[in-house]
Context: one part of a larger RNA
RNA sequence: GAACGAACGCUGGCGGCGUGGAUUAGGCAUGCAAGUCGAGCGAGAUCUUAUCGUUGAAUCCUUCAGGUGAAGAUUUUAAGUGAUAGCGGCGAACGGGUGAGGAACACUUGAGUAAUCUGCCUUUAUGUCCGGGAUAGCCUCGGGAACCCGUGAUUAAUACCGGAUGUGGUCGGUCAACGCAUGUUGACCUGUCUAAAAGUGGGGAUCCUGCUUGCAGGACCUGUUGCAUAAAGAUGGGCUCAAGUCCUAUCAGCUUGUUGGUGAGGUAACGGCUCACAAAGGCUAAGACGGGUAGCUGGUCUGAGAGGAUGGUCAGCCACACUGGGACUGAGACACUGCCCAGACUCCUACGGGAGGCUGCAGUCGAGAAUCAUUCACAAUGCACGAAAGUGUGAUGAUGCGACGCCGCGUGGAGGAUGACGGCCUUCGGGUUGUAAACUCCUGUCAGGAGGGAACAAAUUUACAGAUGCGAAUAACAUGUGUAACUGAUGGUACCUCCAGAGGAAGCCACGGCUAACUCUGUGCCAGCAGCCGCGGUAAUACAGAGGUGGCAAGCGUUGUUC
Numbered sequence: 001g002a003a004c005g006a007a008c009g010c011u012g013g014c015g016g017c018g019u020g021g022a023u024u025a026g027g028c029a030u031g032c033a034a035g036u037c038g039a040g041c042g043a044g045a046u047c048u049u050a051u052c053g054u055u056g057a058a059u060c061c062u063u064c065a066g067g068u069g070a071a072g073a074u075u076u077u078a079a080g081u082g083a084u085a086g087c088g089g090c091g092a093a094c095g096g097g098u099g100a101g102g103a104a105c106a107c108u109u110g111a112g113u114a115a116u117c118u119g120c121c122u123u124u125a126u127g128u129c130c131g132g133g134a135u136a137g138c139c140u141c142g143g144g145a146a147c148c149c150g151u152g153a154u155u156a157a158u159a160c161c162g163g164a165u166g167u168g169g170u171c172g173g174u175c176a177a178c179g180c181a182u183g184u185u186g187a188c189c190u191g192u193c194u195a196a197a198a199g200u201g202g203g204g205a206u207c208c209u210g211c212u213u214g215c216a217g218g219a220c221c222u223g224u225u226g227c228a229u230a231a232a233g234a235u236g237g238g239c240u241c242a243a244g245u246c247c248u249a250u251c252a253g254c255u256u257g258u259u260g261g262u263g264a265g266g267u268a269a270c271g272g273c274u275c276a277c278a279a280a281g282g283c284u285a286a287g288a289c290g291g292g293u294a295g296c297u298g299g300u301c302u303g304a305g306a307g308g309a310u311g312g313u314c315a316g317c318c319a320c321a322c323u324g325g326g327a328c329u330g331a332g333a334c335a336c337u338g339c340c341c342a343g344a345c346u347c348c349u350a351c352g353g354g355a356g357g358c359u360g361c362a363g364u365c366g367a368g369a370a371u372c373a374u375u376c377a378c379a380a381u382g383c384a385c386g387a388a389a390g391u392g393u394g395a396u397g398a399u400g401c402g403a404c405g406c407c408g409c410g411u412g413g414a415g416g417a418u419g420a421c422g423g424c425c426u427u428c429g430g431g432u433u434g435u436a437a438a439c440u441c442c443u444g445u446c447a448g449g450a451g452g453g454a455a456c457a458a459a460u461u462u463a464c465a466g467a468u469g470c471g472a473a474u475a476a477c478a479u480g481u482g483u484a485a486c487u488g489a490u491g492g493u494a495c496c497u498c499c500a501g502a503g504g505a506a507g508c509c510a511c512g513g514c515u516a517a518c519u520c521u522g523u524g525c526c527a528g529c530a531g532c533c534g535c536g537g538u539a540a541u542a543c544a545g546a547g548g549u550g551g552c553a554a555g556c557g558u559u560g561u562u563c
Stems, first nucleotide, its partner, number of pairs: 001563004006559005013409006019402002026365003030362003035090003040087002043084001047080004053074003060067002097320003107244007116237002121233008129163004139152001141150003168194002171191001172189007198225006206219006246292003253283003258280002261277005295317004299310004322343005345356004373399001375398003381395001382393004412442004422433004446504001448499005461485005467479003507552005512533003518547005528535002
């Protein structure tokens, strides 16, 4: 000199863009952070309409016998609505947080996988047939303080199970081609084993079933979304190898599943990954083993560079989720807001037993020099689910707080000498503050008031018109086109115009040398200053105050750290 996720002191006008728990991976009240699908399924509160009854009796008519019978109440049936929970599917393994651990194939760069998996997505091929038994919910009864649990009866499915079929695939056999060692690929075979689930639209004839004979359902044709098997792709992983990756020898020897083999098991997959057997190997001064420290990288800071230091925000990877261990489900986890066990801690309890996990967003206590709102919205971008409308989303988009940082703007401009008053100094003549002020003429940024007022919105969808494809079809569906309709948290914000008026907006540090900037007064080795040299003991440009001056400026200085 530059830099910082900074802190402290004094001071503080506005805006834009960034950025903000670095310490206790300490403990947490409260709210929210993962749901969605009725076009998979059975129920179904509520409300509305219609209908069959039972009541009810106002009103009207009246030959006074009676007739008509509205509102209301209640009930049966049907249709619509569809809260809520349940079964089922997909998601919950993403997104978000943190850096404790880890010196390691964790990360980075480059290879390999002929040793491997891959839901959703794309393409291709072939199918989607016949049956069965349950179970939740609802109801019933019971236990329990609670969490919750059990008995009985009953019901559905794209839930579960059996059979058929086999485009195919597995295994087995035969053959061929090729390669990179184990092998890979392809062809053939009466062989072996092996699938499935349906939902929802539209339809002119014809046929079937039911009854109330003109309706409903089905067959049939067709669109679409699913499901099953197989192949290919894409995407995302798993595993292996080469090289690189801090300090320490006051750590010199380390190792028994250890090192390789055979056989078996296990895994998606190679492998001591695990086990049995026999063998005795393996690593090491090119630093094994041990100890300490640390998330790694793109990058960031500094520097002319080489290098040194560093890894906050953003992006990639890894690891973790109260502490330790374990598996289940699933394409994917050994799973932050899933399960089980143990432990510590907190809470509830009827003492029998239970509940919990902010290193998500806010917020709170604690510790600390120190780090923000218990805000708004799903309008946009993205993600999950859904055919879609849409729903959810503390991701995200926004606003708020903090001079924490960077950048921009302003606090006025021009003229103005009797060089005013006051202050300070003085050799008492004057000098300086100083064109500075007053005064005159202007301007109108920002802040203030008033009026107007955005972009981010394009889609999806719906309606209509028309085209193409599918199709028996002018239907439905799919894909383009055109027109119309709907959607804004920020926000009446940005921005524009007008009004008024110099009005509301300057401090901090230094002045002995380094180092730009000097005098007076007080003090008297005291009080104090100080980065180094050093200053202060009666004329201190070095302490304290004042005037003046220098520097930077909404900041300025100090401290800490790095180069």

The part of an RNA shown here (small-subunit ribosomal RNA, 5' domain) has 563 nucleotides and comes from a metagenome. Its Rfam family is "Bacterial small subunit ribosomal RNA". Its family is annotated with structural constituent of ribosome and ribosome in the Gene Ontology. Model confidence (mean pLDDT): 81 of 100.